[in-house]
Context: one part of a larger RNA
Molecule: large-subunit ribosomal RNA, domain II
Organism: candidate division WOR-1 bacterium RIFCSPHIGHO2_02_FULL_53_26
RNA sequence: GCCGGCGACUUACAGUUAGUGGCAAGCUUAGGGUGUAGAGCCUGAGGCGCAGCGAAAGCGAGUCUGAAUAGGGCGUUUAGUCACUAGUUGUAGACCCGAAACCGAUAGCGAUCUAUCCUUGGGCAGGAUGAACUCAGAGUAAAAUCUGAGGGAGGUCCGAACCUAUUGAUGUUGAAAAAUCUCAGGAUGACCUGAGGAUAGCAGUGAAAAGCUAAACGAGCUCGGAGAUAGCUGGUUCUCCUCGAAAUGGUUUUAGGGCCAGCCUCAAGAUUAUCUGCGCAGGGGUAGAGUACAGUUUGGACUAGGGUCCCGAAAGGGAUUCCAAAUCCUCGCUAACUCCGAAUACUGCGCAGUCAUUGCUUGGGAGUGAGACUACGAGGGAUAAGCCUCGUGGUCAAAAGGGAAACAACCCAGACCGUCAGCUAAGGUUCCUAAAUGUCUGCUAAGUGGUAAAGGAAGUAGAGUCGCACAAACAGCCAGGAGGUUGGCUUAGAAGCAGCCACCCUUUAAAGAGUGCGUAACAGCUCACUGGUCGAGCGAUUUUGCGCCGAAAAUACACGGAGCUAAGCAGACUACCGAAGCUACGGAUGGUCUUCCGAUUUAUCGGGAGAUCGUGGUAGAGGAGCGUUCCAUUGUAGGUCGAAGUCGGGUCGCGAGACCCGGUGGACGAAUUGGAAGCGAAAAUGUCGGC
Numbered sequence: 001g002c003c004g005g006c007g008a009c010u011u012a013c014a015g016u017u018a019g020u021g022g023c024a025a026g027c028u029u030a031g032g033g034u035g036u037a038g039a040g041c042c043u044g045a046g047g048c049g050c051a052g053c054g055a056a057a058g059c060g061a062g063u064c065u066g067a068a069u070a071g072g073g074c075g076u077u078u079a080g081u082c083a084c085u086a087g088u089u090g091u092a093g094a095c096c097c098g099a100a101a102c103c104g105a106u107a108g109c110g111a112u113c114u115a116u117c118c119u120u121g122g123g124c125a126g127g128a129u130g131a132a133c134u135c136a137g138a139g140u141a142a143a144a145u146c147u148g149a150g151g152g153a154g155g156u157c158c159g160a161a162c163c164u165a166u167u168g169a170u171g172u173u174g175a176a177a178a179a180u181c182u183c184a185g186g187a188u189g190a191c192c193u194g195a196g197g198a199u200a201g202c203a204g205u206g207a208a209a210a211g212c213u214a215a216a217c218g219a220g221c222u223c224g225g226a227g228a229u230a231g232c233u234g235g236u237u238c239u240c241c242u243c244g245a246a247a248u249g250g251u252u253u254u255a256g257g258g259c260c261a262g263c264c265u266c267a268a269g270a271u272u273a274u275c276u277g278c279g280c281a282g283g284g285g286u287a288g289a290g291u292a293c294a295g296u297u298u299g300g301a302c303u304a305g306g307g308u309c310c311c312g313a314a315a316g317g318g319a320u321u322c323c324a325a326a327u328c329c330u331c332g333c334u335a336a337c338u339c340c341g342a343a344u345a346c347u348g349c350g351c352a353g354u355c356a357u358u359g360c361u362u363g364g365g366a367g368u369g370a371g372a373c374u375a376c377g378a379g380g381g382a383u384a385a386g387c388c389u390c391g392u393g394g395u396c397a398a399a400a401g402g403g404a405a406a407c408a409a410c411c412c413a414g415a416c417c418g419u420c421a422g423c424u425a426a427g428g429u430u431c432c433u434a435a436a437u438g439u440c441u442g443c444u445a446a447g448u449g450g451u452a453a454a455g456g457a458a459g460u461a462g463a464g465u466c467g468c469a470c471a472a473a474c475a476g477c478c479a480g481g482a483g484g485u486u487g488g489c490u491u492a493g494a495a496g497c498a499g500c501c502a503c504c505c506u507u508u509a510a511a512g513a514g515u516g517c518g519u520a521a522c523a524g525c526u527c528a529c530u531g532g533u534c535g536a537g538c539g540a541u542u543u544u545g546c547g548c549c550g551a552a553a554a555u556a557c558a559c560g561g562a563g564c565u566a567a568g569c570a571g572a573c574u575a576c577c578g579a580a581g582c583u584a585c586g587g588a589u590g591g592u593c594u595u596c597c598g599a600u601u602u603a604u605c606g607g608g609a610g611a612u613c614g615u616g617g618u619a620g621a622g623g624a625g626c627g628u629u630c631c632a633u634u635g636u637a638g639g640u641c642g643a644a645g646u647c648g649g650g651u652c653g654c655g656a657g658a659c660c661c662g663g664u665g666g667a668c669g670a671a672u673u674g675g676a677a678g679c680g681a682a683a684a685u686g687u688c689g690g691c
Stems, first nucleotide, its partner, number of pairs: 001691006011092013026048003031043004052059002062074004095235002098232001102225003107222003115199009124189001126158003129154001133150006162186003168181003201217001203213003238625006248261005262368002264365006273358001275353008288340001289338002294334003299329003303324001305323002307320005371396010401412003416587004421583003427577003430562003436574001438573006449564001455549002459546010476533005482506003487501003512527001516525002588615013626680001628677005638668001645664008
C1' cells in the first nucleotide's frame, strides 16, 4: 500500500413539546392482599388536576394594595391525567478516538546501566630526569661551601598496555539506536579495574552539566484514581422527496468559544395585514450650488495704525514700488459653513395586480455569529495594495451550463429525467473552431489593432473662424530697397544694427532714423517694403476622428495560435452559429385547487382524472422508504427431486434494493404481520489479520 473483519449519537432517571391510545372533573401510582402464574381482581399512602390572591394571618371568584365601594396588579369565561412512541434538554464518561499533566503524605519495582561511598583483591613494557639523604675528598678555628661517588624523590618527563575522547574522514533504512579509521590527552595517580555491598522518586547521587538514577529524567518505571479534562484537531457507516441559512447587532477575562436577538425549518392559529406598480400627502438638509452667516483666501481700490527715508533744535510737517485693520470691488475654498437645494430612499393614505407566494402570533428543532470579490457612496492609507473599516446592490460561499485562451467572486443564464428536434442570450462567424473571406459608408499604414503618462511634431482625414488672391495672391526667379543723414546723445570710435532719447521730413512703384548676419568703426550681405516674371489657389488660427514619438530586462512571449492591411477601427444593415435559458415531444415527482370512486372513527384517509404553480443546493429542519441481526407467528411453509452461502446471466424498482434462471455448494430454513436493536464504512498518521 491493497484486500478482508471490527470501528462512533447509546442507556437509566427526570423535565418539556408533538403524535397516538385509555379514562375524564377527574386521572393515576408505589406498596400490600388474592390469584390461573408475568393475566385479572381487591385495597391503597402518595402524585398531578379541578381556584386564586397575599410576605403572612387570612379571605375566596375573587384577592392584594389602600381611608376607599376609587384606581391599579394578579386571577375568574374550565381539561386534565396515565401510558406508549418520537424530537430535544438536564444529571450521569453521554457520539468515538487523542494529550502534556496531577494524585496514591503510609501502592509497588528498580543502583546487573550510571553517580558517590564502604569492604576486599588486581594492574601499570621500556626509557628519561636525578630531590632529600649518606660516604669520600677539598675546604674552615668550627661551620658554610665546592667536587666526586652512592642514593632514587616526584598529582616529574617521553612512551606501550590500560583509561580518555582533541582533529579530520567514513558511517547516517550504519557492521553499530553513538561505532570504525586517523590524529590527540593521561599513563605512580584526585590513577585504572574485578568481586561483594550501601544510598532513589519532590527522593538519591552529583570536582555542579538541572548531569546521572537500566538506550527519551526540570522529577524514573509499573499499576491504580481513570472512560482525568481537552471552548482543540481528526473521524462519524443505507436511499429518495420538500424547504433551506449565516459569517450581522448586543454582551462576554470575550475575540477560532458562548448567551440573547436576527436569518432557516416544522406544526398550530389568527387573518389580508406582505410585496410590486401607479397616484396623492409628508418631514428632511445629502449631491449640487452659493458666499447671505462662521471660517479661510487671490488681486485691486480706499484708508486708520505701524515701519523706513527727508526737512526741522523740537513740536511738527512731508515722501513712500514697505507691512496693513476696517470698508468697497473681485478670483476661489469648507466633514464639523448655509441665503438655497434635488434625484433616490423612507413614512402614511388610496387604487390596481398577485390569491397564497409574502407578512403576523404561539410553540418544537436548528445551524450561523472566520466571510470573499465586484459596482457604486465614504473613512483610513499615498484619491497605493489581491490593503484595512463601514453603507447599498450583485455574485461566490451553498451554483452546475455558455462566454472571458486557461480564470470561486466579471458577462449571459439558475441543471427534475430523456430526445441523433427547433429558437435564442452573452459572445461570435478566414483556419485551428460551430457559424457571412456578408452588404453599404468612412477612417487607419502605425502590425496601430494586439500595454502606459506628462510632453512633443507641416502624420493623415474631416468641421469651422479670419485674412490674401485673375485689378494676379502664396512660393521661386529677375530688379529696386534711395535722399536729408555718419539723426541727437554717449563714446577712443558708435556711420540702420554696444547703449540712451526721439523715430521726423523728402524723392518715390517702393524702401524702417531699420529684421538678422557682419566691421575696430566704415564697408559688405540680407530682411521689411515695391515693380516684373509666372498663373490658381495661398496663409493664420480653433476644433474632431484615427495614427507617430515619448517606450530599457532577461528565448520568440504584451492578438490563445496560425496568420491578417482586414481577418483592424467607427457607423448602418441582413443572415447565421451559439447554453443544462426558452420551445416541442415523452416520462418522474412535490404543493394547492376541482371532481369521481372506495373505506370508515362524517371528517379524514386511500385511489383515479383534470387544472395550475413548482422540482440547483453546503450547515441545517421536515417527510417517506430500503436493508441487516434477533424475538413472536415458527423450527411453521419449503428443503438431498438440493437449504444457507457463493459465481454468472436476466427481469423489476427513481433509489437503498428485490425477484427469477443456470453453475457451484451439501444442510438447513423463509415469506407475511408485529416487536427489539451491539443495525448499514472509504476515510479517524483508525484497529486486528492476510498478502